[in-house]
Molecule: Bacterial RNase P class A
Organism: Acidimicrobiia bacterium
This record gives sequence, structure tokens and C1' cells, in this order.
RNA sequence: CGAGUCGGCCGGAUGGCCGCGUCCGGGCCCGCAAGGGACCCGACCGAGGAACGUCCGGACUCCACAGGGCAGGGUGCUGGGUAACACCCAGUCGGGGCGACCCGCAGGAAAGUGCCACAGAGAACAGACCGCCGAUGGCGGCUCCUCGGAGCCGUACAGGUAAGGGUGAAACGGUGCGGUAAGAGCGCACCAGCGCCGGGGGUGACUCCGGCGGCUCGACAAACCCCAUCCGGAGCAAGGCCGAGCAGAGGGAAUGGGCGGCCCGCCCGUUCGACCCUCGGGUAGGCCGCAUGAGCGGGCGGGUAACCGUCAGCCGAGAGGGAUGGCCAUCACCGGGGCAACCCGGAACAGAAUCCGGCGUACAGGCUGACUCGCCAC
Repeated sequence: CGAGUCGGCCGGAUGGCCGCGUCCGGGCCCGCAAGGGACCCGACCGAGGAACGUCCGGACUCCACAGGGCAGGGUGCUGGGUAACACCCAGUCGGGGCGACCCGCAGGAAAGUGCCACAGAGAACAGACCGCCGAUGGCGGCUCCUCGGAGCCGUACAGGUAAGGGUGAAACGGUGCGGUAAGAGCGCACCAGCGCCGGGGGUGACUCCGGCGGCUCGACAAACCCCAUCCGGAGCAAGGCCGAGCAGAGGGAAUGGGCGGCCCGCCCGUUCGACCCUCGGGUAGGCCGCAUGAGCGGGCGGGUAACCGUCAGCCGAGAGGGAUGGCCAUCACCGGGGCAACCCGGAACAGAAUCCGGCGUACAGGCUGACUCGCCAC
């Protein structure tokens, strides 16, 4: 200098003016008061790294629940972290890359069942198409003979074989020597794998070394299944408090109507309606839940790390569930033009709604750290 790998961080800055919202203080208005106001003034604060998708995990709330089992679902190498997780950290094993490094839905296929397209003879207690063979049986011929048979040659009918060819993603270990009629772990040596035994290292996944056994057993469990482990349901429109009006229940008083007690009135009793008081449930509506929390950034300590402990400090949105914006100046960034001063234009993804921890996805532009490979120079 070029090509790359892995992190960390920012997401325009400063000032002024105007506007909007919550809370607080003051004024004004309404109200007897409690309180309310969409009016005015002032002060503080006012979106994000993803506030997003709502995919996991929790807090919180209500409902259900003696205990055990079945069904259903999640998770799935090991150790650690955490409130918890499908997350994070550290490692193991497998795969990729010259390398920094990256990727892994990574338990069990010698429990059982299922499935393995096309091609191919044969695809899971394998199989024989082209080949190879002639030991064995059969058949034919020849020779010998002690006439029972024996030997030799041929054939490939029965048969043997799995070396070689061929098919396939995959054909039941590989190479060599022996062996054989031809062959074959059939035997042996070495290599690979598996199982068992012993020893060393590691908390463990696992790994290293030695010995024994010819044991060679295909893939798939994001197929059923088996094993281990975890799991009640619904969700802030959860849920709680207050509570008009209407309807309901109880009581009162005695005015109006009906009926009865006496012939009318008066009076008394009873009943209905209106009125007044009280009560329970609870609708509209209002308030809470709702912003001090698994909080934030520092110092110190522990730990390889994730993370944990401790010390002092800070308070950073919260609605009508509807605010969070605009303009100007200077500077910074990007694109275009210009020799230049400068001029013109642009600035992503997106946007709170009970809260928190993750994951995933989107994103103009920029800052920064560590490392790898190649070339050149000293």
C1' cells in the first nucleotide's frame, strides 16, 4: 500500500425565537364546598438504537388448583450466568476458510415401527445383469480295470462366487500378502471405525495412551417413537376503588284517588300513585393501576468472560390514552457546479402507550479498537 476478519460507538452540534404536552407554582373563571377548567404567566422535562415485528422469557393482575397419573406442548453437546428464556459467556465435537475467523435444529438409528424417488440384478434378516469358476452333483466322450469302479477331457443343467465391469446420493470397511476351482475377514499385517477392559488429563462434554474382540452393525428422529427435563389458563380492554340517572327493596308522613266501617262531611282502617328518607347490586362517567425501576452512568473489588458484589451520586416522556414540531443564524457531513471566494440541493430506518430481559428485521452517513493474508521498502 492492497485485500479481508471480528468487535465497540454515534445517528448532526451550539445559540435564539415561536408552538404543543405532562407535572409543579401563581393568577383568572365556575362551584356553598370538595373540586374542575379545552383560559393566562413562569420554571423543569419531553422518543429510539431499533420506541418496530409481537417471535420467546419474566414481573404484575384475575380465575382455577389436595396428591398422583394420562394426554398435549416446549427444550435437547458440556459447564457457567440470569428473575427466567429458544438468550448470553466460556468450552467440547463436527463442517468451511491459507489465515484472522465463521457456521451448526449437535440426545438416542447394535429398543421397535416406518421410509429411501430415478436408475439398477439388488436399497436393509440384500442381490446376480455382464462377468469369473469347474472343486461338488448331473450329462457326453475317451482310457484303464480286480467289471463294483477309477482317472482324464469336455459341457455349463444344477451350482459356487462377489475380485472386475455397470447403476446410483448411498451397494454391507480400505490396501497388500497368503489362500482358493474361482473367490470372500476365509487367514494374516497395517490403516479406518465400533464395542469392551485398563491407565493418564478434565467439574464435565470430551480427549490421549495401551490391550483385547474380525465386531464392520447404511441414511433419515425439522417421520412416528424412546430418554431426560420444563410447562395451569387468560391477559393492563388484566384488575381495583368511587359512583349519577332509570329500574328494584324497606320505611315514613299523611296530601290526592279507589274500597270498606256510619246516611253525607269529619274521623279511622286498607290500598294505589306522587313525595321524602334509607339500602344493596351496579350502568354512564371519574380515579387508580401508570412511571423509583431485575433503573442509569461512574469508582473500587471478584470472575478468562457473561455477570456479580459494594460505595457515593442521579431521576431521564407518559396522553383526551391525541404532545414530542417549526423557523433563523453559525459550524460539521454528503452530492452537483465553479480556478477560487462561493452558489444550489440533500440528510436514512422509523417513531412510545403496563413495565422489563432477549431474539429477529430495517437503516443515509460517520468515528474507533484489535487481528489476519499478500506485496514493496528499510